[in-house]
RNA sequence: AGCGGGGUAGAGCAGCAGUAGCUCGUCAGGCUCAUAACCUGAAGGUCGUGGGUGCAAUUCCCACCCCCGCAA
Numbered sequence: 001a002g003c004g005g006g007g008u009a010g011a012g013c014a015g016c017a018g019u020a021g022c023u024c025g026u027c028a029g030g031c032u033c034a035u036a037a038c039c040u041g042a043a044g045g046u047c048g049u050g051g052g053u054g055c056a057a058u059u060c061c062c063a064c065c066c067c068c069g070c071a072a
Stems, first nucleotide, its partner, number of pairs: 002070006010024004018055001026042005048064005
């Protein structure tokens, strides 16, 4: 070379056509004498890259890049 799995928020992961969410973390507020815990809210995503199909793509198809494994 070949085969399989994966790439989505700072981290770990859901979501498999109909405006992208959960936990932790970060920030602000509340509570407290204070800290932690707890409660409320917010910020943070070109969904690996490019193309195709389709009214509509994170999702389906193709190529490529990167990571893990199998085989050699």
The RNA shown here (transfer RNA) has 72 nucleotides and comes from a Candidatus Nomurabacteria bacterium. It was read from a public genome assembly. Its mean pLDDT, the model's own confidence on a scale to 100, is 86. It matches the Rfam family "tRNA". Rfam classes the family as a transfer RNA. From the family's description: Transfer RNA (tRNA) molecules are approximately 80 nucleotides in length. The source organism's lineage runs through Bacteria, Bacteria candidate phyla and Candidatus Nomuraibacteriota.